[in-house]
Context: one part of a larger RNA
């Protein structure tokens, strides 16, 4: 000098585009963040019509007994509506948080799979034929404070299940040709066995099965390269190689049994401490140092440890079981719960926002669609926390007015500064119009914003730190090694340009200082 996710003090118009718990991955109250499909099933509340009218039962008239019958309507049955709930697809493996853990193939980068998987998209190529038994829900009894249950009875579906078929497909057998980096790979044709499918329609379509090809996405494996410590020198038994089996999508001690007895290490194994990692970012002329907030990619985790299930995709933040520890409810037998989602409270801290507004846009999920979801997004809101940009007036104006300071008491200065004239409206206050962002019909949260136009009126708007030297700007008064100041050198013990005020001046300015970090 730059530079920050800051913070403090003092002060503080306004606009625009960013950024906002770095601390306790401490603990949460409340609402919200992942639902959707009726063109996949049964069923089917409320309500509405439309008929039926049990019953009450106005007026009027009455001989007070009644008569009338508007109007009210119970219940039934028909159309018709379409909630909650269930059973099924498909989506909850994104998308959003955070950085605890991890010194590793985790992240970078560059290869490799002749060792792999791939819903939904796209192409292509064959297919869908016959049938069965449940079960949710509903109903009925029934347990239990409740959380969730039992039995019985019944009933659908694209939900389960059987047989049929088999172009390819996948096992096994053995073959021919070609290539190759060994193990192999390619293509062909053979014999055998092995596995399928679902309807739904508004008749337009949408779906389903199986197999090939793509696209996308993800799995593993290799080379380099990633903080510090030797006051950590030895480590390791599924270790390290091999046979065989079993497991995976798929390679391998990935497990397992059996044989060898290896593997790793001064080119730092083991230990131990810090840590996500990287595009980037701040510095710097550069090499380099530091970082590793916002933004984008990867990984990692979601109360803590641990398991698997389901599913193309988890060993799954708002899913399932188990131990823990915590907090809550309980009729003491038994239960519920996870904000490192968006807001918001406690605590911690120098310190970091609102329990907002909409699905208009853009993107995501479901749907043939309509359209439903979305605290993803887009918006407002607060905060000078930062970056930019504006403005707080422009001109004339010397009796160099009044006042403060200083003074050799002549005078200097503050100073065209101010008053006073002339004007001019960025802002500012009132009033009026008023969007674009939206596509082909409809549809704007922002926002009566933005912006345009009229009107008033200099109106609404400057502090902050310094003045001994470095280092740009000085005197006066009080103080008296006191009170203070100090980044270093220093400075104050009676003439302080360094303490405190005042005036004058420097310097940046809606900031200025400080104080912490880094070049």
């Nucleotide at each position: 000098g730059g530079a920050u996710g800051a913070a403090c003090g003092c002060u503080g118009g306004c606009g625009g585009c960013g950024u906002g718990c770095c601390u306790a991955a401490c603990a949460c109250g409340u609402g919200c963040a992942a639902g959707u499909c009726g063109a996949g099933c049964g069923a089917g509340a409320a309500g509405a019509u439309u008929a039926u009218g049990a019953u009450a039962g106005a007026a009027g008239c009455u001989u007070c007994g009644g008569u009338g019958g508007a109007u009210a309507g119970a219940u039934u049955a028909a159309u018709u509506g379409g909630a909650a709930a269930g059973c099924g697809g498909c989506g909850g493996a994104c998308g959003g948080g955070u950085g605890a853990g991890u010194a590793a193939c985790g992240c970078g980068u560059g290869g490799g799979u002749a060792a792999c998987c791939u819903g939904c998209c796209c192409u292509g190529u064959a297919c869908a034929g016959a049938g069965g038994a449940a079960u949710a829900g509903c109903c009925a009894u029934u347990g239990g404070a409740a959380a969730c249950g039992a039995u019985g009875a019944u009933u659908a579906a694209u939900g389960c299940c059987u047989c049929a078929u088999a172009a390819g497909a996948c096992u096994a057998c053995a073959c021919u040709a070609c290539c190759g980096c060994a193990u192999g790979g390619u293509a062909g044709a053979g014999u055998a066995g092995u596995a399928a499918a679902a309807a739904c329609u508004c008749c337009g379509g949408u779906g389903g099965u199986a197999c090939a090809g793509g696209a996308u996405g993800g799995a593993c494996c290799c080379g380099c390269g990633u903080u510090a410590g030797a006051u950590u020198a030895g480590u390791u038994a599924g270790u390290u190689g091999g046979u065989a089996a079993g497991g995976u999508a798929a390679c391998g001690g990935c497990u397992u049994a059996c044989c060898a007895a290896g593997g790793c290490a001064a080119c730092g194994a083991u230990c131990u401490a810090u840590a996500g990692c990287c595009g980037a970012c701040c510095u710097g002329a550069g090499a380099g140092g530091g970082u590793g907030a916002u933004c984008g990619g990867c990984c990692a985790c979601a109360c803590u440890g641990g398991a698997a299930c389901u599913g193309a995709g988890a060993c799954a933040c708002g899913g399932u079981c188990c131990a823990g520890a915590c907090u809550c409810c309980u009729a003491c037998g038994g239960g519920a719960g996870g904000c490192a989602g968006c807001a918001g409270u406690g605590g911690g801290g120098a310190a970091u926002a609102u329990u907002g507004c909409a699905c208009a846009a853009u993107g995501g999920g479901g749907g043939a669609a309509a359209c439903c979801c979305u605290g993803a997004u887009g918006c407002a809101g607060c905060a000078a926390c930062g970056c930019c940009g504006c403005g707080u007036g422009a001109g004339u104006g010397a009796u160099g007015a009044a006042g403060g300071c200083c003074u050799u008491c002549g005078g200097g200065u503050c100073g065209u500064a101010a008053a006073a004239c002339u004007c001019u409206u960025u802002u500012c206050u009132u009033g009026g119009g008023g969007a674009a962002g939206a596509a082909a019909c409809c549809u704007g949260a922002c926002g009566g914003u933005a912006c345009c136009c009229a009107a008033g009126g200099a109106a609404u708007a400057a502090g902050c730190c310094c003045c001994g030297g470095c280092u740009a700007a000085u005197u006066a008064c009080g103080u008296g090694c006191c009170a203070g100041c100090a980044g270093c050198c220093g400075c104050g013990g009676u003439a302080a340009u360094a303490c405190g005020u005042a005036a004058g001046g420097g310097g940046c300015a809606a900031g200025c200082g400080u104080u912490a970090u880094c070049c």

The part of an RNA shown here (small-subunit ribosomal RNA, 5' domain) has 519 nucleotides and comes from uncultured Fusibacter sp.
The coordinates come from a structure-prediction model, not an experiment, and the mean pLDDT is 84.
The RNAcentral record of the full RNA draws on ENA and SILVA.